[in-house]
A computed fold for a 391-nucleotide RNA from a Bryobacterales bacterium, annotated as Bacterial RNase P class A.
RNA sequence: GGCGUUGGAUGGAUAGCCGCUCGCUUCAACUGCUUUACGCAGAAGAGGUGAGAGGAAAGUCCGGUCUCCACAGGGCAGCGUGCCGGCUAACGGCCGGGGGGGAUCCCUCAAAGGGGUCUUUACGGAAAGUGCCACAGAAAAUAUACCGCCGGCUGGUUCUGCAAAGGAUCGGCAGGUAAGGGUGAAAUGGUGCGGUAAAAGCGCACCGCGGACGGAGUAAUCCGGCUGGCAGGGCAAACCCCACGCGGAGCAAGACCAAAUAGGGGAGAAGGAGUGGCCCGCUCCGUUAAACUUCCGGGUAGGUCGCUUGAGCCGUUCAGUAAUGGGCGGCCUGGAUGAAUGGCUAUCGCCCGCAAGGGUACAAAAACCGGCUUAUAAUCCUGCGUCUGUC
Numbered sequence: 001g002g003c004g005u006u007g008g009a010u011g012g013a014u015a016g017c018c019g020c021u022c023g024c025u026u027c028a029a030c031u032g033c034u035u036u037a038c039g040c041a042g043a044a045g046a047g048g049u050g051a052g053a054g055g056a057a058a059g060u061c062c063g064g065u066c067u068c069c070a071c072a073g074g075g076c077a078g079c080g081u082g083c084c085g086g087c088u089a090a091c092g093g094c095c096g097g098g099g100g101g102g103a104u105c106c107c108u109c110a111a112a113g114g115g116g117u118c119u120u121u122a123c124g125g126a127a128a129g130u131g132c133c134a135c136a137g138a139a140a141a142u143a144u145a146c147c148g149c150c151g152g153c154u155g156g157u158u159c160u161g162c163a164a165a166g167g168a169u170c171g172g173c174a175g176g177u178a179a180g181g182g183u184g185a186a187a188u189g190g191u192g193c194g195g196u197a198a199a200a201g202c203g204c205a206c207c208g209c210g211g212a213c214g215g216a217g218u219a220a221u222c223c224g225g226c227u228g229g230c231a232g233g234g235c236a237a238a239c240c241c242c243a244c245g246c247g248g249a250g251c252a253a254g255a256c257c258a259a260a261u262a263g264g265g266g267a268g269a270a271g272g273a274g275u276g277g278c279c280c281g282c283u284c285c286g287u288u289a290a291a292c293u294u295c296c297g298g299g300u301a302g303g304u305c306g307c308u309u310g311a312g313c314c315g316u317u318c319a320g321u322a323a324u325g326g327g328c329g330g331c332c333u334g335g336a337u338g339a340a341u342g343g344c345u346a347u348c349g350c351c352c353g354c355a356a357g358g359g360u361a362c363a364a365a366a367a368c369c370g371g372c373u374u375a376u377a378a379u380c381c382u383g384c385g386u387c388u389g390u391c
Base pairs, nucleotide, nucleotide: 001387002386003385004384005383007381008380009379010378012348013347014346015345016344017343018342020052021051022050023049024048025047026046027045030042031041032040033039034037054362058373059372061371062370063369064368065367066250067249068248069247078246079245080244081243082242083097084096085095086094087093098123099121100120101119102118103117104116105115106114107113124241125240129239130238131235132234133233146181147180148177149176150175152173153172154171155170156169157168158167159166160165189207190206191205192204193203194202208230209228210227211226213224214223215222216221254305255304256303257302264296265295266294267293268292275289276288277287278286312331313330314329315328316327317326318325319324349360350359351358352357
């Protein structure tokens, strides 16, 4: 220096013109009120000034703040989490540690074993029970025996031999065995020596594994010698068992103000009129309803609050391996509601291209916060591995 991989950072710059949203401020049409005054309150609009998307604003997966509803206690069901310790408001998140897997280096030339670095890991229980393990294979879990290996009995053929008997070979029968072969993702501990007819933890050594003991550690766990020939392989991201946790809905939460019209409730009535019902019909009187006047109440439209000062950001220092926490100093940094944060031009940067020229990622708040996951052009830093060059 190249490549791979791990973790992290940035996420175009400057200027001009035209716009948008919000805060502050000056002027102010206009509106309301009154003590009619250079008064008070509100306010369209205009000017000035300041601020104005992200690392993920995304998916809405997890945890919380906040709000409303529900709630004696216990159990069942359901859902979630699952090595240990710590951090945190909380978490399924983060940090550290342990165990397992992978890569590479060293002891070491190689094997076994040990150690270092990096990386990865949903990692409780498989002797509670149930279930599953395709294909292949004899057998996928109460074990079993396809090709083999081994001795015994036995039949045929053949050889040696006078015979008895023995050998070779091809079968058969009942056994022994799990060395070897073969199947498979996985086959009932592994390697070696002994042992045997052949074999086998059958015996022994080492490794692995189980048990109790001792030591180290907060713990997970590790180490040590002792002991047991070794027990029923895997799957719980199959049901399940164990431990722990979990009420529901969500800012369209929720609170407040409050038209027009149409319903609801209360009260009233001078004069005029006599509309419908109450009467078989008519007239009068009465009553009731409607209508009228006025008051009250609920809801709707609309508006205000919730709303952005917060588990906040920056710097520094202290404690801690770290996550994180404490102290000190400084800062205020979107709050809109059909929804602003933009558009155009020029120059520069970066990428592609011989050039002309083209491109400049992923994507944009919707109450807020902590995480996770996913997307992301280009550039930079960094741990580890590897290759190459120079000294």
Record summary:
NCBI's taxonomy places the organism under Bacteria, Pseudomonadati, Acidobacteriota, Terriglobia, Bryobacterales.